[in-house]
Molecule: TPP riboswitch aptamer (THI element)
Organism: Intrasporangium sp.
């Protein structure tokens, strides 16, 4: 000089399910995370915007096939397939080996 992983900065992506019940809510399962706080859509359902809390940034976070196929579960959740599918958000710091270049010394 180039450079891997850690880890740092700063920036960015994402989801928020499932079963009950006396249903603006409460219990309970899974799960890093199952909607906290403000605001907007008259109101209620329900969506949207900042913010927060957790996970993720070159890849199984997440999306799409998929209201998808076998296994299991009360359910979802999980396993395996589909999948070498198709899409997904990055820089800069740092700097191991190896390798190159240069300068010195013998």
């Nucleotide at each position: 000089a180039c450079c891997a992983c850690a880890c740092g900065a700063c920036a960015g992506g994402g989801g928020a399910g499932c079963g009950c019940g006396u249903c603006a809510c409460g219990c309970g399962c899974u799960g890093a995370g199952a909607g906290u706080g403000c605001g907007g859509c008259c109101c209620c359902c329900g969506c949207c915007g900042c913010a927060g809390a957790c996970c993720c940034u070159c890849g199984a976070a997440c999306c799409u096939g998929c209201u998808c196929c076998g296994g299991u579960u009360a359910g979802c959740a999980c396993c395996g397939g589909c999948g070498a599918a198709g899409g997904a958000a990055g820089u800069c710091g740092g700097g191991a080996c190896a390798u190159c270049u240069c300068a010195g010394g013998c």